Context: one part of a larger RNA
RNA sequence: AUGAUGAGCGCGAGCUGGAGGCUUAAUACAUGCAAGUCGAGCGGGAUUGUCCCAGCAAUGGGACAUGAGAGCGGCGCACGGGUGAGUAACGCGUACACGACCUACCUCUAACAGGGGGAUAGCCCUGGGAAACUGGGAUUAAUACCGCAUAUAAUUCUGAAUUUAAAAGUUUGGAAUGAAAGUUCAGGCGGUUAGAGAUGGGUGUGCGUCUGAUUAGCUAGUUGGUAAGGUAACGGCUUACCAAGGCGAUGAUCAGUAGGGGGCGUGAGAGCGUGGACCCCCACACGGGUACUGAGACACGGACCCGACUCCUACGGGAGGCAGCAGUAAGGAAUAUUUGGACAAUGGCCGCAAGGCUGAUCCAGCCAUCCAGCGUGCAGGAAGAAGGCCCUAUGGGUUGUAAACUGCUUUUGUCAGGGAAUAAACCUCUGGAUUUACUCCGGAGCUGAAGGUACCUGAAGAAUAAGCACCGGCUAACUCCGUGCCAGCAGCCGCGGUAAUACGGAGGGUGCGAGCGUUAUCC
Numbered sequence: 001a002u003g004a005u006g007a008g009c010g011c012g013a014g015c016u017g018g019a020g021g022c023u024u025a026a027u028a029c030a031u032g033c034a035a036g037u038c039g040a041g042c043g044g045g046a047u048u049g050u051c052c053c054a055g056c057a058a059u060g061g062g063a064c065a066u067g068a069g070a071g072c073g074g075c076g077c078a079c080g081g082g083u084g085a086g087u088a089a090c091g092c093g094u095a096c097a098c099g100a101c102c103u104a105c106c107u108c109u110a111a112c113a114g115g116g117g118g119a120u121a122g123c124c125c126u127g128g129g130a131a132a133c134u135g136g137g138a139u140u141a142a143u144a145c146c147g148c149a150u151a152u153a154a155u156u157c158u159g160a161a162u163u164u165a166a167a168a169g170u171u172u173g174g175a176a177u178g179a180a181a182g183u184u185c186a187g188g189c190g191g192u193u194a195g196a197g198a199u200g201g202g203u204g205u206g207c208g209u210c211u212g213a214u215u216a217g218c219u220a221g222u223u224g225g226u227a228a229g230g231u232a233a234c235g236g237c238u239u240a241c242c243a244a245g246g247c248g249a250u251g252a253u254c255a256g257u258a259g260g261g262g263g264c265g266u267g268a269g270a271g272c273g274u275g276g277a278c279c280c281c282c283a284c285a286c287g288g289g290u291a292c293u294g295a296g297a298c299a300c301g302g303a304c305c306c307g308a309c310u311c312c313u314a315c316g317g318g319a320g321g322c323a324g325c326a327g328u329a330a331g332g333a334a335u336a337u338u339u340g341g342a343c344a345a346u347g348g349c350c351g352c353a354a355g356g357c358u359g360a361u362c363c364a365g366c367c368a369u370c371c372a373g374c375g376u377g378c379a380g381g382a383a384g385a386a387g388g389c390c391c392u393a394u395g396g397g398u399u400g401u402a403a404a405c406u407g408c409u410u411u412u413g414u415c416a417g418g419g420a421a422u423a424a425a426c427c428u429c430u431g432g433a434u435u436u437a438c439u440c441c442g443g444a445g446c447u448g449a450a451g452g453u454a455c456c457u458g459a460a461g462a463a464u465a466a467g468c469a470c471c472g473g474c475u476a477a478c479u480c481c482g483u484g485c486c487a488g489c490a491g492c493c494g495c496g497g498u499a500a501u502a503c504g505g506a507g508g509g510u511g512c513g514a515g516c517g518u519u520a521u522c523c
Stems, first nucleotide, its partner, number of pairs: 003522003007519005014374006020367002022331001027329003031326003036075003041072002048065007082284003091209008101201002106197007114148001116146002124137005154177009182189002210256003217247003222244008259281004263274004286307005309320004338364001340363003346360001347358004377408004387399005414459005422450001427445007467512005472493003478507005488495002
């Protein structure tokens, strides 16, 4: 020099599409929303409507329908979303291993579901408290909880045979232990045990993985063994006892820095730099610790304890955690001033379904932050006009076919009209098929946030649209005036002290162009 960026700043700015948008304080957070759902598990039931009875009426009682909000129970809340603080580590990458392991929901296979019991929330009664919340009494249900029965298969113990390098496996005996739940529109949806699969995880190992020796020694559960405990599982994982080991110049230990990878930038490559967006893995959720529940957590919007901070209080006591989406303050050169729309699609959770929830997601908004595309007109037009600038100055050169003027076009913009795809499933109606399972196949109907958007057609009219940097050499592009080592320029060399192509202005030119310069960083 060129290329690059999650960029910043200056001047300038017409549009469309795609992408991106707190790199700093893992600083503090007002407010709203971000995880619910199931009445086809259960007891119940406010409200509203219709009808009936009594009553002059007020009203009271009953039947049917409707079924809100709570409660018990189930599943989900361990996913999805955020961040990169910590971590130099089997954390990550890659290749193996588990004869040392788990896996809810889903699929397939086999078998089973008999008969009982005691509670408890809700509701009712009654206390305490400012509140958060909480005590007592009586009573009730379940797919909640607990016994009994049955169970070859399963687990544990044990005998024999067989196989393997090995503790796995296979065959055959004995003993002990352990299940279940109903509901319905009677089609289904569920329950229990066992085996297999699928999916997701757990663990171990080889190799690779930054800098410093102005860090040279480090280590006591430390290294190994025996036994026990613990775990889904191996293991000093933990404990008791025994031995004295283990690591290290092939860099232990210590210190500093850092999430890792796919990738990305650059380069002919080797390499060097980097880890924003997207995908995979890991770690974290105010700082630290602990376990509970559960198939799964040591659990971002769960619990408990300690700490810091903030808030409420009747001073006795309580509440909270945006590194979810918006948004606020602060910090900063700097990053959306939308507290936006929709669940229509894709996916997730719950549900038989209808459907509900979903700041995941899909969209819209802001910003030239980046990439790509388009436009700001095209053709003719010499009196080479006027004006500007320069000169050797009655004249010439240049700006310059540039303008005027004539003809044409209408992308874009404006106005008017039309107007999508993304949507086919579920479901409803209906036809058919068999293996008769509301199973499958077909037909019709229903459903669009974006959006009256994209796109299409028409109308008038050159109309609505050009700047920025540079011009001494490197480096494309030159003259005049002003200034006079002053004011100033500058990436390097260097310009400026009276004729400055280098400072400032003008005319002209060069480069790029809705951008152009500059600063920072990397190659």

Small-subunit ribosomal RNA, 5' domain from an uncultured bacterium, 523 nucleotides, folded computationally. Rfam family: Bacterial small subunit ribosomal RNA. Model confidence (mean pLDDT): 84 of 100. The RNAcentral record of the full RNA draws on ENA and SILVA.